[in-house]
RNA sequence: AAACACUUUAUGGAGAGUUUGAUCCUGGCUCAGAGUGAACGCUGGCGGCGUGCUUAACACAUGCAAGUCGAACGAGAACGGGAUUAGCUUGCUAAUCUGUCAGCUAAGUGGCGCACGGGUGAGUAAUAUAUAGGUAACGUGCCUUCAAGAGGGGGAUAACAGAUGGAAACGUCUGCUAAAACCCCAUAUGCCUUUAAUACGAAAGUAUGCAAGGGAAAUAUUUAUAGCUUGAAGAUCGGCCUGUACAGUAUCAGAUAGUUGGUGAGGUAAUAGCUCACCAAGUCAAUGACGCUUAACUGGUUUGAGAGGAUGAUCAGUCACACUGGAACUGAGACACGGUCCAGACUCCUACGGGAGGCAGCAGUGGGGAAUAUUGCACAAUGGGGGAAACCCUGAUGCAGCAACGCCGCGUGGAGGAUGACACAUUUCGGUGCGUAAACUCCUUUUAUAUAAGAAGAUAAUGACGGUAUUAUAUGAAUAAGCACCGGCUAACUCCGUGCCAGCAGCCGCGGUAAUACGGAGGGUGCAAGCGUUACUCGGAAUCACUGGGCGUAAAGAGCGUGUAGGCGGAUAGAUAAGUCAGAAGUGAAAUCCAAUAGCUUAACUAUUGAACUGCUUUUGAAACUGUCUAUCUAGAGUAUGGGAGAGGUAGAUGGAAUUUCUGGUGUAGGGGUAAAAUCCGUAGAGAUCAGAAGGAAUACCGAUUGCGAAGGCGAUCUACUGGAACAUAACUGACGCUGAGACGCGAAAGCGUGGGGAGCAAACAGGAUUAGAUACCCUGGUAGUCCACGCCCUAAACGAUGUACACUAGUUGUUGCCAUGCUCGACAUGGCAGUAAUGCAGUUAACACAUUAAGUGUACCGCCUGGGGAGUACGGUCGCAAGAUUAAAACUCAAAGGAAUAGACGGGGACCCGCACAAGCGGUGGAGCAUGUGGUUUAAUUCGACGAUACGCGAAGAACCUUACCUGGUCUUGACAUAGUAAGAACCAUUUAGAGAUAGAUGGGUGUCUGCUUGCAGAAACUUAUAUACAGGUGCUGCACGGCUGUCGUCAGCUCGUGUCGUGAGAUGUUGGGUUAAGUCCCGCAACGAGCGCAACCCUCGUCAUUAGUUGCUAACACUUCGGGUGAGAACUCUAAUGAGACUGCCUACGCAAGUAGGAGGAAGGUGAGGACGACGUCAAGUCAUCAUGGCCCUUACGACCAGGGCUACACACGUGCUACAAUGGGGUAUACAAAGAGCAGCGAUACAGUGAUGUGGAGCAAAUCUAAAAAAUACCUCCCAGUUCGGAUUGUAGUCUGCAACUCGACUACAUGAAGUUGGAAUCGCUAGUAAUCGUAGAUCAGCAAUGCUACGGUGAAUACGUUCCCGGGUCUUGUACUCACCGCCCGUCACACCAUGGGAGUUGAUUUCACUCGAAGCGGGGAUGCUAAGAUAGCUACCCUCCACAGUGGAAUUAGCGACUGGGGUGAAGUCGUAACAAGGUAACCGUAGGAGAACCUGCGGUUGGAUCACCUCCUUU
Repeated sequence: AAACACUUUAUGGAGAGUUUGAUCCUGGCUCAGAGUGAACGCUGGCGGCGUGCUUAACACAUGCAAGUCGAACGAGAACGGGAUUAGCUUGCUAAUCUGUCAGCUAAGUGGCGCACGGGUGAGUAAUAUAUAGGUAACGUGCCUUCAAGAGGGGGAUAACAGAUGGAAACGUCUGCUAAAACCCCAUAUGCCUUUAAUACGAAAGUAUGCAAGGGAAAUAUUUAUAGCUUGAAGAUCGGCCUGUACAGUAUCAGAUAGUUGGUGAGGUAAUAGCUCACCAAGUCAAUGACGCUUAACUGGUUUGAGAGGAUGAUCAGUCACACUGGAACUGAGACACGGUCCAGACUCCUACGGGAGGCAGCAGUGGGGAAUAUUGCACAAUGGGGGAAACCCUGAUGCAGCAACGCCGCGUGGAGGAUGACACAUUUCGGUGCGUAAACUCCUUUUAUAUAAGAAGAUAAUGACGGUAUUAUAUGAAUAAGCACCGGCUAACUCCGUGCCAGCAGCCGCGGUAAUACGGAGGGUGCAAGCGUUACUCGGAAUCACUGGGCGUAAAGAGCGUGUAGGCGGAUAGAUAAGUCAGAAGUGAAAUCCAAUAGCUUAACUAUUGAACUGCUUUUGAAACUGUCUAUCUAGAGUAUGGGAGAGGUAGAUGGAAUUUCUGGUGUAGGGGUAAAAUCCGUAGAGAUCAGAAGGAAUACCGAUUGCGAAGGCGAUCUACUGGAACAUAACUGACGCUGAGACGCGAAAGCGUGGGGAGCAAACAGGAUUAGAUACCCUGGUAGUCCACGCCCUAAACGAUGUACACUAGUUGUUGCCAUGCUCGACAUGGCAGUAAUGCAGUUAACACAUUAAGUGUACCGCCUGGGGAGUACGGUCGCAAGAUUAAAACUCAAAGGAAUAGACGGGGACCCGCACAAGCGGUGGAGCAUGUGGUUUAAUUCGACGAUACGCGAAGAACCUUACCUGGUCUUGACAUAGUAAGAACCAUUUAGAGAUAGAUGGGUGUCUGCUUGCAGAAACUUAUAUACAGGUGCUGCACGGCUGUCGUCAGCUCGUGUCGUGAGAUGUUGGGUUAAGUCCCGCAACGAGCGCAACCCUCGUCAUUAGUUGCUAACACUUCGGGUGAGAACUCUAAUGAGACUGCCUACGCAAGUAGGAGGAAGGUGAGGACGACGUCAAGUCAUCAUGGCCCUUACGACCAGGGCUACACACGUGCUACAAUGGGGUAUACAAAGAGCAGCGAUACAGUGAUGUGGAGCAAAUCUAAAAAAUACCUCCCAGUUCGGAUUGUAGUCUGCAACUCGACUACAUGAAGUUGGAAUCGCUAGUAAUCGUAGAUCAGCAAUGCUACGGUGAAUACGUUCCCGGGUCUUGUACUCACCGCCCGUCACACCAUGGGAGUUGAUUUCACUCGAAGCGGGGAUGCUAAGAUAGCUACCCUCCACAGUGGAAUUAGCGACUGGGGUGAAGUCGUAACAAGGUAACCGUAGGAGAACCUGCGGUUGGAUCACCUCCUUU
């Protein structure tokens, strides 16, 4: 100082994306973190410390990994030493000798070791391991201590020599020899075997122990010393036994004959069925036996806040194994990795007779694999074996090599340096980023390179590492940066390319021409000698929930009960001490983790000390609680007694109503059925009606959120038998209780079996309808069945979608049963208990809702759930006659599936309201001819756009050329048009040639304007020409990149906001409600109070009046007059055009709280006076790139520009919009009256004249309240007389007029002639509510002219009808359902067809494993065993041979498991296949559950059940008043 105890402090737990239009919840998927014996991709400077075949316990070449002792022995002369000789290069070689040179030892005998060390994890789910014990049931070489001893003998044998077999390996025979090798005798109270007796003891047995029997030894050596034998003890290391802990699977439920126990014997170091004989029949098992699958175990490692989870490399402890299987020998120790024998597989040698081998030791090789190193150095250190020792051996070990495999440390430079250089990228073209970054200046030297010095590790010697660590000097920024990412999660953004392609992706998801998501680039972010990816583990995941979840509707309460095991259990007292708590002791190996120190320059790493190891065992204590035992109690539970309630159950008997059938009567033509029909019945007499008979089934009214039952369920009446509950009494028992795995029983409907029965109803079936079809809904029939008895089945939306029991926690109201009390004695009131309903606090809930009958607060026990689909399916088991029930997966696939609530939208849901929406009317369209637009067709082109409403007489308010965008042909290329440079020239005008013209050429005229001082000259502006480059140009594409403008819903009454309040939230409230309005207009009420955009008003026109003004307009009075307001004059009137007034539900009556409504008065006008302009938030990716503007893309001698001609005007046809008609309310003729609003100078054009006319001639007046074009219908008269006409006017012919450069394609108009269809228009459909419809003309724009019958304006004449809101259409508000939100033109189901994927069945077939029976029987142990062999002389030993057991092998059967398999079943997935439309709204027949039948398919039908059904009505109950 840390840790422990106390106090304090510290340590210690993060979430995100994704279901929806949005929300909350449930729930899965995914991500961020840490880790690894890793691998792969890109990259790579240094050092230290570690680590390195996870796969084939696959096969192995080569070398090494276990020897040592001469102080046990014989022996030796190979090696070494010495001596002599020879050769010569004078220190080498060769030869000879030498054991008194003992230095040495290749081979042998002998001793010790080889059972350690090293490797690997195949087997093994317990003969393993961990932990704690036991062994009085045992062993222990070497080592230590103690006691005693070592006397005397003997016979062999290897080596060696000789002979001999064999290719070899290896032998055989004869002979010699030694020992600490081997043997015998002696000795041994102590050791072993047997045991008398005595003592103790109840016995088992224990202690002492007479006696009998058996058993030892080795030497070496001069000593020292090292050994030897026996016994006792210690230490160490083991053997065996026991408790507890230690995987998955019940789709493994029964296993077991040495099996379980006993007696006896054998066997072992030792206990034991370990083995054998006999006896008994046991033993184990839902607390999981037996089987199958997987697996060495632990300290630890990793993750985690922890509890847990996963794991068992390196290091350490234990086990197992050593090519596969079996076996023993030796030994203290093995059934033995580098020993033996046998069998098998494989490899090698061979002379073919026979032999040899075992790297899961260290290196290394092949193979396998995504993947894992050197055939290195040394025994210097540490340790091991042998030896007295020196020493020898040691791939243990120490080191080095390879590898970023991991952890740790260091570096790749530092300071200054702006004109913010260049390049690059970007740009709004100004700039900005990279960026003090670089260059440049100064400095440093870790590292590197070179040279020199140089350790510790060693305590006397000995250093592989290694000239290593380290130090010094020199050189010089010199040698040293990458990887991933940049849409969100998640730190970091732009450009280009690409265009649902290429590609990305952990999840959500990006990519279809402006991609921060692909690829590249610039920039940025993160980490860094590494960075990413992949794989795996834990975490997050409270997503298996002990800590720490749930089950009404999300997944989840068994259909219901009885009850076994088990779990849990009322009160009092005592005892005990199993659980519990406390203390102590032992143990919990070391290492690791943690704390503090220390050593390497630091760190990693290492060391020391401490704490810890949360465990187990033993022991001492405590006694509250749980347990156990004892004794009591009555509150739980049960019993008894009493009078009541009830569709409780079973059986029997008996009724009445109705349906049907039959019989008879009356009676006649229909009946029946439906939305409408038909099949059907009926003149052979139906239906109707009356009477009678038969038979079966069901029980009207009472009848009710009534009652009873555990549930299913139970409904006429009576009888018999019988179960349960409530209430009351408190007499009895005395915890007898609660729950309940298995088990057992009951269990709607349908269905099955046998036998009955059969009226009605009615699956199947038949027929009729409906329909595109109709295997349905509807109708007519109709069989199983429905009913009874007996036996099965055992499932339902078997639901309160809510397990059972107990306790507690506000109320109020209704109702059923029982009791008590009270009195006013009732159809009463109050109270209690038990049921059954409604409402409602607290509380709970995701919300909905539940709320003393809990889904609240707690306790006990059981059942069940863990994403959707596949699937309640397959296989297996059990049950069933069958149908089928029950138990119950996986592959594969998706990122969701789901609950509740919210806002919309929608409904063949509901309520209310409005609109020329319907109705009531008037007139049309659709039929004819023509005009015009569109489609289609055609064409060189018929330019383009617009397409339900909201395109189609639309862009186009006017295509003969032009327009014009199209086509054909001819031309131009800085261009027809804009800006800028240079040079020249005024511009310009006229004539002419060629050409279709554009264009090309020629000739002539012309010299301008402005400024600088006048000339001269120069400059400027405009224009023309030439030339060069930037550029022009595009009616080319994208209206789905856009601006602007517009249509439509819709002039519909709506659309929102602030603050507040409510809700977890999306949201709600306000904006709903009651009235009222044309109106979200206004009033009242209200957790809302206010506000905004819309409505209305303000604006314009019209309607009345006033004032002002009085020409070109007007003319009452006056005057003149050519009789025309023409003139004078007038300013009254009309009118013109400016300003005002006027109308506000203001007044009255009625109703109403009010808002307001109805009526009335006055008024020119009355409730918005009429009309217009005005168009909320938004919808339709509505329309327009061809009005214009514009991003991007595209074209650039053409997709630009010019010119001529053609086309846009075509024409079997279809549609839209119009005009003219079909006639008498009319046509024709004659006469004659009255407007408004506009227009007019390249214009309108009068009078007049000519022409039948279009028009022409001519030109008055008028830039217009002055002049001009300039009215029609109406009205009056005449005529026509109902017809294809005196209607109608198309078409065609001829002749003309006008405009224009030009009327052929392709103009309008005129005259004459011609005289088509058409006689009021099918289905269907359009407009209009008053000065409107209808009808009649007039004007204008565009425009040379006109295809205008169009459009836009103007006035004249001028109606009818609206009861009303049932229905159609559209819209608004409220409410309801929803599986829709791209919002019903929605969503969505199933068959069939095609492609792919996994999977079940499958005749079989091929393996693997296990097991049973039998056969065979190697080696070996054990038993027997010679007439065969033998030295140490023994009733001895050995062997052939025989027997038991037994590996491998063979045969047969069975089981499990895996692969393949013709064919076959369903399942899943797949942008645009087929058939229908089953579900979601009342989904158009409400849906769903179970069951049965049927059907292309979703499905339909029958029976029973559920509401998780809409709507309307009624009943009952409740809340509030």
Small-subunit ribosomal RNA from Malaciobacter marinus, 1521 nucleotides, folded computationally. The organism belongs to Malaciobacter, within Bacteria.